The RNA shown here (transfer RNA) has 72 nucleotides and comes from a Chloroflexota bacterium. Rfam family: tRNA. Rfam classes the family as a transfer RNA. The sequence is in RNAcentral, with records from ENA. The organism belongs to Chloroflexota, within Bacteria. The coordinates come from a structure-prediction model, not an experiment, and the mean pLDDT is 82.

RNA sequence: GGGGGUGUAGCUCAGUGGAAGAGCAGGGGCCUUUUAAGCCCUUGGCCGGGGGUUCGAAUCCCUCCACCCUCA
Numbered sequence: 001g002g003g004g005g006u007g008u009a010g011c012u013c014a015g016u017g018g019a020a021g022a023g024c025a026g027g028g029g030c031c032u033u034u035u036a037a038g039c040c041c042u043u044g045g046c047c048g049g050g051g052g053u054u055c056g057a058a059u060c061c062c063u064c065c066a067c068c069c070u071c072a
Stems, first nucleotide, its partner, number of pairs: 001071007010024004018055001026042005048064005
């Protein structure tokens, strides 16, 4: 330098046009002699940045950034 992939909650990941969810973690409570486990409630996101298409974009297109794989 060429090609490909990934980027969404603190972490691991879903969501492939109608506007974002799960598990774990965090906070509160119940239970237990206590811890752990279990159960209930709950906080947390300008969806990597910018632009475009569309009535509407995490999702489609362009570009840039970061990381990974691959070819030379």